Predicted 3D model of a 578-nucleotide part of an RNA (large-subunit ribosomal RNA, domain V) from a Patescibacteria group bacterium. Rfam family: Bacterial large subunit ribosomal RNA.

Context: one part of a larger RNA
RNA sequence: CUCGCAGCAAGACGGAAAGACCCUAUGAAGCUUUACUAUAACCUGAUAUUGAAUUAAGAUUCUGCCAUGCGUAGUAUAGGUGGGAGACUUUGAUCCAUAGAUUUCGGUCUGUGGUGAGUCGCAAUGUGAAAUACCACCCUUGCAAUGUUUUGAUUCUAACCCGAAUUUAUUUUGGGGACAGUGUCUGGUGGGUAGUUUAACUGGGGCGGUUGCCUCCAAAAGUGUAACGGAGGCGUUCAAAGGUCAACUAACUCCGGAUGGAAAUCGGAGUGAUAGUGCAAAAGCAUAAGUUGGCUUGAUUGCGAGACUUACAAGUCGAGCAAGGUGGAAACACGGAUUUAGUGAUCCUCUACCUCAACGUGGGUUGGGUAGAGCUCAACGGAUAAAAGUUACUCUAGGGAUAACAGGCUGAUAGUGUCCAAGAGUCCACAUCGACGACACUGUUUGGCACCUCGAUGUCGGCUCGUCUUUUCCUGGGGGUGGAGCAACUCCCAAGGGUUUGGCUGUUCGCCAAUUAAAAAGGUACGCGAGCUGGGUUCAGAACGUCGUGAGACAGUUUGGUCCUGAUCUGCUGUGAG
Numbered sequence: 001c002u003c004g005c006a007g008c009a010a011g012a013c014g015g016a017a018a019g020a021c022c023c024u025a026u027g028a029a030g031c032u033u034u035a036c037u038a039u040a041a042c043c044u045g046a047u048a049u050u051g052a053a054u055u056a057a058g059a060u061u062c063u064g065c066c067a068u069g070c071g072u073a074g075u076a077u078a079g080g081u082g083g084g085a086g087a088c089u090u091u092g093a094u095c096c097a098u099a100g101a102u103u104u105c106g107g108u109c110u111g112u113g114g115u116g117a118g119u120c121g122c123a124a125u126g127u128g129a130a131a132u133a134c135c136a137c138c139c140u141u142g143c144a145a146u147g148u149u150u151u152g153a154u155u156c157u158a159a160c161c162c163g164a165a166u167u168u169a170u171u172u173u174g175g176g177g178a179c180a181g182u183g184u185c186u187g188g189u190g191g192g193u194a195g196u197u198u199a200a201c202u203g204g205g206g207c208g209g210u211u212g213c214c215u216c217c218a219a220a221a222g223u224g225u226a227a228c229g230g231a232g233g234c235g236u237u238c239a240a241a242g243g244u245c246a247a248c249u250a251a252c253u254c255c256g257g258a259u260g261g262a263a264a265u266c267g268g269a270g271u272g273a274u275a276g277u278g279c280a281a282a283a284g285c286a287u288a289a290g291u292u293g294g295c296u297u298g299a300u301u302g303c304g305a306g307a308c309u310u311a312c313a314a315g316u317c318g319a320g321c322a323a324g325g326u327g328g329a330a331a332c333a334c335g336g337a338u339u340u341a342g343u344g345a346u347c348c349u350c351u352a353c354c355u356c357a358a359c360g361u362g363g364g365u366u367g368g369g370u371a372g373a374g375c376u377c378a379a380c381g382g383a384u385a386a387a388a389g390u391u392a393c394u395c396u397a398g399g400g401a402u403a404a405c406a407g408g409c410u411g412a413u414a415g416u417g418u419c420c421a422a423g424a425g426u427c428c429a430c431a432u433c434g435a436c437g438a439c440a441c442u443g444u445u446u447g448g449c450a451c452c453u454c455g456a457u458g459u460c461g462g463c464u465c466g467u468c469u470u471u472u473c474c475u476g477g478g479g480g481u482g483g484a485g486c487a488a489c490u491c492c493c494a495a496g497g498g499u500u501u502g503g504c505u506g507u508u509c510g511c512c513a514a515u516u517a518a519a520a521a522g523g524u525a526c527g528c529g530a531g532c533u534g535g536g537u538u539c540a541g542a543a544c545g546u547c548g549u550g551a552g553a554c555a556g557u558u559u560g561g562u563c564c565u566g567a568u569c570u571g572c573u574g575u576g577a578g
């Protein structure tokens, strides 16, 4: 060196399982509820099955021994019209007493008892109309009864329901009873059940913040230009704060001047736009766009060459033409406001108007056109008229496009060193310490970034076994000292060897105890789980506290909880052969 055998497990980001943590998906499922929308069930009313009778109250129609009817004048309580000269009366006229009804309080009507022969009308006065003397037909209002009907209550039995007996197609009988039950429809309740929703951006996600529009900076002197970059505003207002014609000039400082002051109004001078503009900012504005007055409604109608902007949809400017006006002597100006914010597509619905269309034309209904109205649709290009949570019981598709471990980059933080030297050190900056500061190095802390790995790189601590660094804890060699000696402080060289055992805690760490020459700091995937453990963390059970209506949740606590793997290659150990 080659080839074996027996071993060990450091590596092959070993094998196994399209990561269970995390994020994403306009994915799924379980569960919850004062999410949304339905719905079983329950309650309620109407109606059908569903019939009879009585009574009370109401409405209405017909009938009548019925009653009822009052302006003034007039005997007096004259409902209307027609006929009419008589009518009623021992079958009880008139009058009296009494009771009741009604009333316009004057009367009218009815019943009972007594009396026992008349009473009323026609004619005259008066009146629009003449006798309730008598008869007929009606009107108003009331009464009585009947019929129909509504509501309430009660009763019945034959529908319907339940039970018992029997000879079981049945029949008989008891109880309930038009209720209950059942069908249809209405209103309510309704996680009992079901279907769904529960936004995005984001230096991972969550929490917080934001989401449309206007102004400035960033923005790199055309336009445009991002960030969870830096600052602010808007979701209107005004009938004058619009149009036009005409006129005017603020603000501050100083001086003077009664009350009067820092500041009111008055006068003078100076600076010159610092003032003002309805409101943010920017750009403008004195020929004023600023301030004031006169007259007014162009804060019009029909259009619009041509441009700007722009993915689209939107947005913006606009001379000029026509109609009819306002202001001005006129030229001219005027289609809101110094400009840039003050906003919302489509669908649907409504209002007004139109010489519009369809339904074969009335009345009407529906649609169309023109002009308007109704959205913090504010997640503001608006998914629906209508929507919250939880999952550690979870699942799927994916992602190293994105977090937790480790690595990488960085080195703010951390650690170490150097420089300057104010000061402390009795004096003396530098024996020793060193403020305020400056500059490096390291890659051991906490971070930042998100570059390999999510078709898996097992995570704290302990055990076992190491190996390396030196910025050296001990042992070794030196320099300096504010080194007398012993001891010690500080610096230089030095990594050969060494660097303890217990108690508590899962602990690393730390505290304590006893030692020691010393009980150094670190790297090695915070070395080492295909070497061990499994106490902690970090599944499923359960509990406490707290939070939550709840399902559930908690870098809060407690108890319990499966650690798989035939060694092919590299590496290493031992051994054999050539």
Stems, first nucleotide, its partner, number of pairs: 001578008010570003014565002022399004027395002029391004035196005041189003045185005051156010063144002066142002069139001079138005086120003095114008160176006199211003208228001212234006235380001236278001237337002242296007251271006276285002279342001281340003300323004306317003312381001325334003348374007356367004406453001407451001408449003412446001414442006423433002460535001461533003465527001466524005473498003476493006500514005541559004545554003